The RNA shown here (Bacterial RNase P class A) has 369 nucleotides and comes from Candidatus Melainabacteria bacterium RIFCSPHIGHO2_02_FULL_34_12.
The source organism's lineage runs through Bacteria, Bacillati and Candidatus Melainabacteria.
Rfam family: Bacterial RNase P class A. Rfam describes the family as follows. Ribonuclease P (RNase P) is a ubiquitous endoribonuclease, found in archaea, bacteria and eukarya as well as chloroplasts and mitochondria.
RNA sequence: GAAGUUCUUCAAGUAGUUGCGUUUUAUAUUUGAUGUGCCAGUUUACUGGUGAAAAUAUAAGAUGAGGAAAGUCCGGGCACCAAAGGGCUGGUUGCUUCGUAAUGCGAAGUGCAUGUGAGUGUGAGGAAAGUGCCACAGAAAAGUAGACCGCCAGAAAUGGUAAGGGUGCAACGGUGAGGUAAGAGCUCACCAGUAUUGAAGGUGACUUCAAUACUAGGUAAACCCCGCUGAAGGUGCAAGAUUAAGGUAUAGGUUUGGGAAAUAGCUGCCCGCUAUCCAGAACUGCCGACAUCGCUAGAGGGUAUUGGUGACAAUGCUCCCAGAUAGAUAACUGCAAAAACAGAACCCGGCUUAUGAGGGACUUCCGUA
Repeated sequence: GAAGUUCUUCAAGUAGUUGCGUUUUAUAUUUGAUGUGCCAGUUUACUGGUGAAAAUAUAAGAUGAGGAAAGUCCGGGCACCAAAGGGCUGGUUGCUUCGUAAUGCGAAGUGCAUGUGAGUGUGAGGAAAGUGCCACAGAAAAGUAGACCGCCAGAAAUGGUAAGGGUGCAACGGUGAGGUAAGAGCUCACCAGUAUUGAAGGUGACUUCAAUACUAGGUAAACCCCGCUGAAGGUGCAAGAUUAAGGUAUAGGUUUGGGAAAUAGCUGCCCGCUAUCCAGAACUGCCGACAUCGCUAGAGGGUAUUGGUGACAAUGCUCCCAGAUAGAUAACUGCAAAAACAGAACCCGGCUUAUGAGGGACUUCCGUA
C1' cells in the first nucleotide's frame, strides 16, 4: 500500500425567525371560609377529614421519537371472559453446561463443515425398527442383488468371476501378500469406519487409549420412530374500569289519575272495592360519550465497586427521561458540501429485516529499510 475478518461508537452541532403537545410559574377575570379543590366512607347527595384554591385567558420558562420507533416472528407483564379431572389426537422443540421474569433468546464450550488465515456457519436424536424415493446414464440404484466390456473354463450352448474397464452425485471398505482355472475379506498383516465393553481426563457434550465383533449406500426441510415440553382455553389497551347529559325498549316496587267488557278475590247472588289494563310522577336498578382513568416510576436509565472467562448478578450513589387520541415532537435561513434507513400509540426482553458516517484490534499478500 492492497484485500479482508471482527468488535465498537455516533445518528448530529450552532445562531436567528415562526409554529405545535405536555408541564411549571406569573398576571388578569370569574367563582370560592354560606367551604374551592383533594382524600375516604356510606350511597347518588350527603357524612367525615384537610383547610385555599379552582376554571378560563395571556405571557415567560422547562421538556418533547429510534437504533431500528419497522416486521409482528418468539417470550413475559397487565386486563377481561371461560374453566372439575383424565385420555385420544395434534403442536413445539432436538449437542452440553450456564444466564434470565421467561423464551424457540443470550453466553461459554463440544462435534462437524468451510476458509491460506484472522475467522465463519451449523435445520447437530434415529437411515443398524418399518415403508417410500434416488431423474438421465448404466447390465445392475439396494438385494444375502447384479455379468455390458474384460478375465477363466468349455468345441459350442453355457457356466465361474465384482479383481481391471465403463456409467453415474452415489456401484457394496483401502493397500500389500497369500491363494486360485481366473477371482473374491476367501485367508493374513497394516490402515479406515461402525457398534459394544473397559480404563484415564472433563460438571457435561465429548476426547484419548485398549480389547472384542462387524464392513452396514444416500435421503427424516419424505412418511415415520424416539426423547423433552406446556411454550395446550380464548381475546388483546378498540383489553378493561368510572361516570355526565340523556335513555329505560314488557326491569322493580311506591304513588296519582282513568276505566268499556271479561276473569279472579272479598261473598252463594247483586252493588261496591281490589288485582290483571292504560297514562303520568318521583325513587331504585340498568344502559350510557369523542369525557375521566388505564397511560407511562419501570424486570427504568447513568455511574462506581465486588463476584464471574462470559451472558449476567449483588450492593452503594445518582437521575426522572414523550404520553398524544386524528394523533404534538416541526418548518425556513445562515455557518457549509449536511447527507442514509426511517415516525412512539399499553409496557418490557429478544430475534429478524432496512440503513449513513467514523474508530480500535487482528489476518493474508506486495514493496522498502